[in-house]
RNA sequence: GGGUUUGAUCCUGGCUCAGAACGAACGUUGGCGGCGUGGAUUAGGCAUGCAAGUCGUACGAGAAAGCACCCUUCGGGGUGUGAGUAAAGUGGCGAACGGGUGAGUAACACGUGGGAAAUCUGCCCUCGAGUUGGGGAUAACAUUCCUAACGGGGUGCUAAUACCGAAUAACACGAUCGGGUCGUAUGGCUCGAUUGUCAAAGCUGGCCUCUACUUGUAAGCUAGCACUUGAGGAUGAUCCCGCGUCCCAUUAGCUUGUUGGUGGGGUAAUGGUUCACCAAGGCUACGAUGGGUAGCUGGUCUGAGAGGAUGGUCAGCCACACUGGGAUUGAGAUAUGGCCCAGACUCCUAUGGGAGGCAGCAGUCGAGAGGCUUCGGUAAUGGGGGUAAUCCUGACCGAGCGACGCCGCGUGGGCGAUGAAAGUCUUAUGAUCGUAAAGCCCUGUCAGUGGGGAAGAAAUGCCAUGGUGUUAAUACCACCAUGGUUUGACGUUACCCACAGAGGAAGCUCCGGUUAACUCCGUGUUAGUAGUUGUGGUAAUACGGGGGGAGCAAACGUUGUUCGGAAUUACUGGGCGUAAAGGGCGCGCAGGCGGCCCGGUCAGUGAAACGUGAAAUACCCUGGUUUAAUCAGGGAACUGCGUCUCAUACUGCCAGGCUUGAGGACGGAAGAGGAAAUGGGAAUUCCCGGUGUAGUGGUGAUAUGUAUUGAUAUCGGGAGGAAUAUUAGUGGUGAAGGUGUGUUUCUGGUCCGUUCCUGACGCUCAGGCGCGAAAGCUGGGGGAGUAAAUAGGAUUAGAUAUCCUGGUAGUCCCAGCCGUAAACGGUGAACACUAGGUGUGGGGGGUAUUGAUUUUUUCCGUGCCGUAGCUAACGCAUUAAGUGUUCCGCCUGGGGAGUAUGAUCGUAAGGUUGAAAUUUAAAGGAAUUGACGGGGGCCCGCACAAGCGGUGGAGCAUGUGGUUUAAUUUGAUGCAAUGUGAAGAAUUUUACCCAGGCUUGAUAUGUACUGGAUUGGUGUGGAAAUAUACCUUCCCUUUGGGGUCGGUACAUAGGUGUUGUAUGGCUGUCGUCAGCUCGUGUUGUGAGAUGUUGGGUUAAGUCCCGUAAUGAGCGCAACCUUUGCCCUUAGUUGCCAGUAUGUUAAGAUGGGCACUCUAAGGGGACUGCCGGCGAUGAGCCGGAGGAAGGUGGGGAUGACGUCAAGUCUUUAUGGUUUUUAUGUCUGGGGUUAUACACGUGCUACAAUGGCCGGUAUAGAGGGUUGCGAUGCCGUGAGGUGGAGUCAAUCCCAAAAAACCGGCCUUAGUUCGGAUUGCAGUCUGUAAUUUGACUGCAUGAAGUCGGAAUCGCUAGUAAUCGCUGAUUAGUAGGCAGCGGUGAAUAUGUUUUUGGGCCUUGUAUAUAUUGCUUGUCAAGCCACGAAAGUCGGCAGUACCUGAAGUUGUUGGUU
Repeated sequence: GGGUUUGAUCCUGGCUCAGAACGAACGUUGGCGGCGUGGAUUAGGCAUGCAAGUCGUACGAGAAAGCACCCUUCGGGGUGUGAGUAAAGUGGCGAACGGGUGAGUAACACGUGGGAAAUCUGCCCUCGAGUUGGGGAUAACAUUCCUAACGGGGUGCUAAUACCGAAUAACACGAUCGGGUCGUAUGGCUCGAUUGUCAAAGCUGGCCUCUACUUGUAAGCUAGCACUUGAGGAUGAUCCCGCGUCCCAUUAGCUUGUUGGUGGGGUAAUGGUUCACCAAGGCUACGAUGGGUAGCUGGUCUGAGAGGAUGGUCAGCCACACUGGGAUUGAGAUAUGGCCCAGACUCCUAUGGGAGGCAGCAGUCGAGAGGCUUCGGUAAUGGGGGUAAUCCUGACCGAGCGACGCCGCGUGGGCGAUGAAAGUCUUAUGAUCGUAAAGCCCUGUCAGUGGGGAAGAAAUGCCAUGGUGUUAAUACCACCAUGGUUUGACGUUACCCACAGAGGAAGCUCCGGUUAACUCCGUGUUAGUAGUUGUGGUAAUACGGGGGGAGCAAACGUUGUUCGGAAUUACUGGGCGUAAAGGGCGCGCAGGCGGCCCGGUCAGUGAAACGUGAAAUACCCUGGUUUAAUCAGGGAACUGCGUCUCAUACUGCCAGGCUUGAGGACGGAAGAGGAAAUGGGAAUUCCCGGUGUAGUGGUGAUAUGUAUUGAUAUCGGGAGGAAUAUUAGUGGUGAAGGUGUGUUUCUGGUCCGUUCCUGACGCUCAGGCGCGAAAGCUGGGGGAGUAAAUAGGAUUAGAUAUCCUGGUAGUCCCAGCCGUAAACGGUGAACACUAGGUGUGGGGGGUAUUGAUUUUUUCCGUGCCGUAGCUAACGCAUUAAGUGUUCCGCCUGGGGAGUAUGAUCGUAAGGUUGAAAUUUAAAGGAAUUGACGGGGGCCCGCACAAGCGGUGGAGCAUGUGGUUUAAUUUGAUGCAAUGUGAAGAAUUUUACCCAGGCUUGAUAUGUACUGGAUUGGUGUGGAAAUAUACCUUCCCUUUGGGGUCGGUACAUAGGUGUUGUAUGGCUGUCGUCAGCUCGUGUUGUGAGAUGUUGGGUUAAGUCCCGUAAUGAGCGCAACCUUUGCCCUUAGUUGCCAGUAUGUUAAGAUGGGCACUCUAAGGGGACUGCCGGCGAUGAGCCGGAGGAAGGUGGGGAUGACGUCAAGUCUUUAUGGUUUUUAUGUCUGGGGUUAUACACGUGCUACAAUGGCCGGUAUAGAGGGUUGCGAUGCCGUGAGGUGGAGUCAAUCCCAAAAAACCGGCCUUAGUUCGGAUUGCAGUCUGUAAUUUGACUGCAUGAAGUCGGAAUCGCUAGUAAUCGCUGAUUAGUAGGCAGCGGUGAAUAUGUUUUUGGGCCUUGUAUAUAUUGCUUGUCAAGCCACGAAAGUCGGCAGUACCUGAAGUUGUUGGUU
């Protein structure tokens, strides 16, 4: 920095990712080299080999084999050589180094800086002194004995640089005395005097100056190496101190050698180190003691830094060496490859007893995710011994193994387009792989073969020469210089040259976002993926594969761990009103912090210098490996500690002063502040008495209860307890909890005013102490009302509740516990500063009136509003959540959990302190927009109410579900499916079923080939489709052919198959509801808001006014159509007033266009006029006029959107599927089935009626494949026939209810017409499944319909008929038309739906939301559990080895 909580937003907050690193491991892959690095787990066990020896110039003794010679009794022996060699021993030095490991250790262990006046130091260096003279043993060896072995004993011999006396000796050590000097104390250093004590060893080379024998050697001299004793140095070691060094307080007290003193012992040395005695101390909240964990550091990793984590390799220190203990030797050890004891384990054994210690180098087993060769060499460096040569050295130097890490190189380079082929994708054109390949021309790193070839080697030693020193010396010896000679594990080294040939050398991960990189196929919440969010339910860039791409590259990913990001423990650098977080409140010790002035000091602080801060590492520069990593040199740095000097502002400390902080005195004031005593009145209940009579009480309504044994009501009297109306107020008071009748007593705090006094006496406060509502507990009282528990009655599906009637603890008092609350202002205390306005409580001052009082100002409280500022926002705002200072408390994702355990308090209840395992990607705060609410306000609608008529009951029609069936094709399913798609299933339709056929197909286009026309008719087979035989039969032409048609083949057709959740289009619904948005501006961190809210008004976001809004758009309205009135124009097919003709009658005719009507154009209605109301507005109410009055009535018209609403079966269309079938043709069947359930209708149940007869009056339509008149036939459906009519002309066509007259008389009827039988008509190829209609006959249910429910506000409901589309035919359905023609609306409480504003929300899939608890099964974690098994601890106890010291005794 990103991702992730939400519909969206801001914040808080966690989780997660990108980076770097590693002694790593795992998966896939793997060419070379350089430099590093490699048992982190079992400090588990170890076979085998090696890892510490050396010195003959300290000492004694001293082989063998072999070889040569001699002797031989041929068995052998001797001599020489091997050889003064090997092996062993005495002695010296070393073995305390080097190498390994990290178990233990929280400590002076380590780091850093000091101290030792409290110390030691072999070998080494410098300086001084010395090295005289004696003695006695012992191993080896010889011999003998014991033993399985290891080993041991006796006797005898011998040497030393082994051991022991003696001498000498100080500048050494000790004692006593004195002087000087220095120091922080004890004391140090130094000088002098007296006195006491302590040593030694030789070896080797050379020489003859001195002495002896005199050849040369020795006493001797000399040189070297050893030795003794001192002083000093260097090195190493030891001890002490300051500071630093992990977690837990759910470890708070620890300690008896403990703390100190005196005196002994012990040590190299200080010291309770140890002992005796004395005193009673010592440590601890600045964390003792206890528990857990851990070697520490330089450094390493990370980080901007501060920090955090870590301590492998390299280097310093410490500790350990099978576990525990112990001493010895030594300069040095309490000793890794020494000893003793105990224990565990392993091995040997003759069972008596012995041996061993890889955390050295290799190697082995084990456990483990995991880690190398039983290699070479002493060539280099270093170490031990030695005079030296030289010996030893698993230290070390090298090689081997492992991509374990870092670094470098290579796997080829150039040209090469027809952009080859294959693959993949595709809109089928192309794109991509891709200059990639092929092909042509080159190069030669690495690897391979062959050849050459450095550096690591300088010393030492030896030889030669020269010089210097020593000395008597030109010997010897030592040192120096020059020359020569000698030594390489690595090593077939590095490096160089040649050769051949692109030949031998590329993979891994990823591709939804985070995060660079996209498509196809398969799969279909399956397989899988996943760090997080998540993905996968048929179009997956997220799974698997292919193609393509991205990243890194001899590696790439995964896992683990650390730091970072994480300001997510915040010193740098966070917070606590509501997100996690202020202790319930006060007092107050320690602690922290602290007013003004002056002086001193210099501890803190600042600065300079010096010492130290090991090397390596890291950084900079340089050098050097071809480069790099690696390596080397130099520099800076190491932010620290110490010493010393300077400065003195600030803090501290010491001293002095001051008054403003704090406190006191004096004078006033208010108050439900506290405690105790005492007194009142109102009310409830109970008791007694009077009056009085039937209920009372209680509830939404009841009931339990109470009352004729007299209630309730009312009056009088009495008892008792509790609480204190009004006043009373975001008023007072108190630290908080809290506190309210009056009076008295005692008492705390506060405020105001004025001067005076003290002189910083202050603030905060861990632990501690005290107070602390209600409930609860203990003991004793009290008990009126009320009231957990509880009883009864109601409510309810139930009602362990709500409501009612009773009622016990408690509530009250005294004494004592408890110690918690949403103990809240959800806001710790104190101080200071920072605009105001307006109330209110207490006190003071001023002004005015000088009266009540008004006004102004000031101090202290207590509220509201508000600026700056702050805040995530809400909000806070002199009573801060602003700006600062000081101190305290608290927080660090959500659950688990304020739980468990421990401790502590409590009689108990319980309180305080307070985790973990585990689970989860969120939990949360504030605000926004919606939606919702059995929230509120306003308003509307046949929404309710008021009415009228229905449905639900019957029969039938029709649709659906279910069932059935070969099939009963299918869609539609709350409103918004169900007389719906379907404006019309006998065949067709038709999609379904059965059967028979066809396969370029019933249909379209193209190409190639081919044929003759196509076609029509007849016959035959067949149910038909169809097959076949015979006959018949084109057009144009440039004579090539073309058009049309059939056949064959190839491309392709076809699908009412699937997906309406891939879609277009169309439609339903909310809803003809009044809403839905935008530009600019403003506002808010933002989502958003404003506008669109508000006051009125409207049918309306309709209009007016106001207004940080101003404008605009889609909707509303209007424009359109129809209807209602009038006018103008026109007058046939319409009309007929007047006039004429004429009929039984008739606009039938002449004529006319006045009227009706027709159909074009106009007018008319706009709140225009008047009055009232209203804001003078919008508008509303009433009225006039008018055919019509306030959108006149109807229609068309449907905003942004919602329902993944409906439709792939109208059509279009992506994907998918099918292709001799899911296509297509034909016949038959089915969609019409039928126990049942539901919806929509029709007809009825009758007299407001039925039947018969007569009479009157519409509108709107349709008609040439048609409507079809008059006439004739039939009871009728209808038939016959064909005038008229392409229509204001003719026809359908009769309108019906109504009206008039008659019959019926309340019945299952003259109601009702279902059902059934017979006979017919019409349509049609066909009427059986399965049409409509007619006639005759038959005459079912049904007597007005339960719960429930539907429509309708006027020409409406109701009722009556008519027409049309669809059809060959079929209408109770649908779409229209007119006739007759009501009732009611007080109103908006309620139901339903909707609109606006507001409010709450834990809802956003939006209440069909969200969500709580128990239980079942399974799983996980934790706890308990009879017991059982381990670990730790002088906490207590038992046994008590070696060893050391002491004592006593023995032996030598």

This is a predicted structure of a 1452-nucleotide RNA (small-subunit ribosomal RNA) from a metagenome.
The RNAcentral record of the sequence draws on SILVA.
It matches the Rfam family "Bacterial small subunit ribosomal RNA". Its family is annotated with ribosome and structural constituent of ribosome in the Gene Ontology.